[in-house]
Predicted 3D model of a 577-nucleotide part of an RNA (large-subunit ribosomal RNA, domain V) from a Dehalococcoidia bacterium.
Its Rfam family is "Bacterial large subunit ribosomal RNA".
Context: one part of a larger RNA
RNA sequence: CCCGCGCCAGGACAAAAAGACCCCGUGGAGCUUUACUGCAGCUUGGCACUGGAGCUGGGUCUGGAAUGCGUAGGAUAGGUGGGAGGCUUUGAAGCCGGGCUUUCGGGUUCGGUGGAGCCAACGUUGAAAUACCACUCUUUCCAGAUUUAUCUUCUAACUUCUGAUCAAGCAGAAGGACAGUGCCUGGUGGGCAGUUUGACUGGGGCGGUCGCCUCCAAAAGAGUAUCGGAGGCGUACAAAGGUGCUCUCAGGGUGGAUGGAAAUCACCCGUUGCGUGCAUUGGCAUAAGAGCGCUUGACUGUAAGACAUACAAGUCGAGCAGGGACGAAAGUCGGUCAAAGUGAUCCUACGGUUCCGAGUGGAAGGGCCGUGGCUUAACGGAUACAAGCUACCCCGGGGAUAACAGGCUUAUCUUGCCCAAGCGUUCAUAGCGACGGCAAGGUUUGGCACCUCGAUGUCGGCUCGUCGCAUCCUGGGGGUGUAGCAGCUCCCAAGGGUCCGGCUGUUCGCCGGUUAAAGCGGUACGCGAGCUGGGUUCAGAACGUCGUGAGACAGUUCGGUCUCUAUCCGGCGUGGG
Numbered sequence: 001c002c003c004g005c006g007c008c009a010g011g012a013c014a015a016a017a018a019g020a021c022c023c024c025g026u027g028g029a030g031c032u033u034u035a036c037u038g039c040a041g042c043u044u045g046g047c048a049c050u051g052g053a054g055c056u057g058g059g060u061c062u063g064g065a066a067u068g069c070g071u072a073g074g075a076u077a078g079g080u081g082g083g084a085g086g087c088u089u090u091g092a093a094g095c096c097g098g099g100c101u102u103u104c105g106g107g108u109u110c111g112g113u114g115g116a117g118c119c120a121a122c123g124u125u126g127a128a129a130u131a132c133c134a135c136u137c138u139u140u141c142c143a144g145a146u147u148u149a150u151c152u153u154c155u156a157a158c159u160u161c162u163g164a165u166c167a168a169g170c171a172g173a174a175g176g177a178c179a180g181u182g183c184c185u186g187g188u189g190g191g192c193a194g195u196u197u198g199a200c201u202g203g204g205g206c207g208g209u210c211g212c213c214u215c216c217a218a219a220a221g222a223g224u225a226u227c228g229g230a231g232g233c234g235u236a237c238a239a240a241g242g243u244g245c246u247c248u249c250a251g252g253g254u255g256g257a258u259g260g261a262a263a264u265c266a267c268c269c270g271u272u273g274c275g276u277g278c279a280u281u282g283g284c285a286u287a288a289g290a291g292c293g294c295u296u297g298a299c300u301g302u303a304a305g306a307c308a309u310a311c312a313a314g315u316c317g318a319g320c321a322g323g324g325a326c327g328a329a330a331g332u333c334g335g336u337c338a339a340a341g342u343g344a345u346c347c348u349a350c351g352g353u354u355c356c357g358a359g360u361g362g363a364a365g366g367g368c369c370g371u372g373g374c375u376u377a378a379c380g381g382a383u384a385c386a387a388g389c390u391a392c393c394c395c396g397g398g399g400a401u402a403a404c405a406g407g408c409u410u411a412u413c414u415u416g417c418c419c420a421a422g423c424g425u426u427c428a429u430a431g432c433g434a435c436g437g438c439a440a441g442g443u444u445u446g447g448c449a450c451c452u453c454g455a456u457g458u459c460g461g462c463u464c465g466u467c468g469c470a471u472c473c474u475g476g477g478g479g480u481g482u483a484g485c486a487g488c489u490c491c492c493a494a495g496g497g498u499c500c501g502g503c504u505g506u507u508c509g510c511c512g513g514u515u516a517a518a519g520c521g522g523u524a525c526g527c528g529a530g531c532u533g534g535g536u537u538c539a540g541a542a543c544g545u546c547g548u549g550a551g552a553c554a555g556u557u558c559g560g561u562c563u564c565u566a567u568c569c570g571g572c573g574u575g576g577g
C1' cells in the first nucleotide's frame, strides 16, 4: 500500500415525514359574539276555518223628546225661511205634590184640584216671537236598527280522554268558539346557516400611515425611492370678483400740548425688509399691495395650438359669434398673485329639450343638456349591508420572511494602547486615572436577512475530547509607595494540572468544606443516527389576570410516545497478501 473480519458513531448540512413553529394565499375548516345578512323557534296584531244568546260601554243611522242665560231689553232670544193669527170643555189661568235640569233667576215634565181663559204683531234689539209651521246646528236623554270592545253563558264547528284490541265510524265525559292550523304582519331570535373581518410594513403583530398642496433630499432640463427631514389642505370671499381713477409700504431720523418705547400730526431718508384671507415656495412698487366711483365677464356658444400623460383624469389658451360691464379712448373683463380646498361609474332627485315612443294618437319609460345627493378619507371608489378565536386544527407555498445555528457588521460588549487634568503627605505614570482619542478580538445584546422552511433537532446535565491564551496554579524575570514574610503591577511562558458537596431544570449565582489552583474562552452557545429529557415548545386540567365570548398571557402549576439493522468517508482492534 491492497483485500477482509469485528467494533465505534464524528461527517456525508446522513435516513424518515413537499416544517406542525413563522409568514404568505382576496385557501379551508371548527368555534365565539352586543360583526353583517338570513332561516327555524318563540311571540304581537289582522283575516279565515268561526256559530247562538245576554249585560255593560263606544261609533254610525232612523224616529221621538229636551237643551241654548254677554250688554240693552217685561226676560234663559241657537240659526234660516214662511207667517197674522194660534192653543183651549179631547179641560185655559191659578193652586198642591213628585221627577229632571240649572248660569240659582228660573226652565221643563207627570199626577191631582180647578172650571174659562192664555199667547202673539205693538216700544226697546244686528236679528222677532216655542203665537203657529218647516228645515237645521250645539249638548243631553229615550226607543229601534247596525257595528264594535270587555265580560258572562250556550253547543253544534274544533280539540282531548274513555268505552276498546289497529283504523274508520258511533256513544259518553271534559273543554269550547278559546285552543289549534293556514295566509299576511311587527318584534325577538349564534338555536342554526352563509359570509366578511384591507393593505403598506427592514418577519408578523402592536403603533403609525393610506387622497391633495409646498420645500429639501433631487446629483444646475424633466422625472426620481425610503416607517427620509419639515409644514399645510378637506376652505374663504357678493367682495376679498370686473373695470376706471388715485396712492405707497415696513422701519428710521427730526420736530410737535396732555402723550410715555408705541396713539394722532408735519418734514426728511427709505428697491421692498411691509402687505398679499390661510402652509410653504416662487412672485409682485408699471404693483399682484392700499383707497374711492360705477358695476356683475364668478357670461352663453365655441376653439387654433400647446403642457402633461399608460389609461382615465388634470393644466394653459390666442381667436370667432352673441349679448354686456367699466373707461373719453386705446383697451381690459370667460372669478380671486399662482400653486391645496377633493371623488369615477351605477342608482336616484329636480329643471329644460326642435330626440325615441313596440298597429296609430297620446302616455309610461328612455335619450340628450344643466344641476343636486358619497370623511365611497383604505380618498382609481370589490357590496346598499360585515367583527373575532383556534394550543383541536388542515391544505397550498416561501429560506421572496421570523425564531436556532452559521455568515457579514461591531452600535453594544471584552481587551489593549495614546494624551495626562487629578489622586497618591511631597511626586502625573509604585498603584490609579477624569475629559477625550485610536485599535484589536468576534465569547454578549443587537443590526442585516446571505445558504438552509420537499426539516441544519432547541436549554441544561452526563460521556468523550480537542484547540486558543487575554495564565487560575506550578516555572523564569522587570518595577514597587519591595526591610523580611506576604502582596500589588507588568513581561515571558500553554508542559502538566485546574475539587467535593447544599439550593435551583438551570447555565450563572449564593452558601459549606478543602486545595498549589479551584482560569477565561473557541469548537453548530463542541458533543441527542452517543445517553438523559428536569426546562422550553402540541393535544388534558387548574389558578391569577385580560377578554361579553370563543379564548389568551417571555405569568404560574400537575401531566405528557426521544426511531431494532451503518452504504461511503472517518476512527479503534485484528487477520491475510
Base pairs, nucleotide, nucleotide: 001577002576003575004574005573006572007571008570010569011568012567015563022398023397024396025395027394028393029390030389031388032387035195036194037193038192039191041188042187043186045184046183047182048181049180051154052153053152054151056149057148058147059146060145061144062143063142064141065140066139068137078136079135080134081133082132085119086118087117094113095112096111097110098109099108100107101106158175159174160173161172162171163170198210199209200208207227211233212232213231214230215229216228234379235277236336237335241295242294243293244292245291246290247289249273251269252268253267254266255265275284276283278341280339281338282337299322300321301320302319305316306315307314311380324333325332326331347373348372349371350370351369352368353367355366356365405452406450407448408447409446411445413441414440415439416438417437418436422432423431459534460532461531462530464526465523466522467521468520469519472497473496474495475492476491477490478489479488480487499513500512501511502510503509540558541557542556543555544553545552546551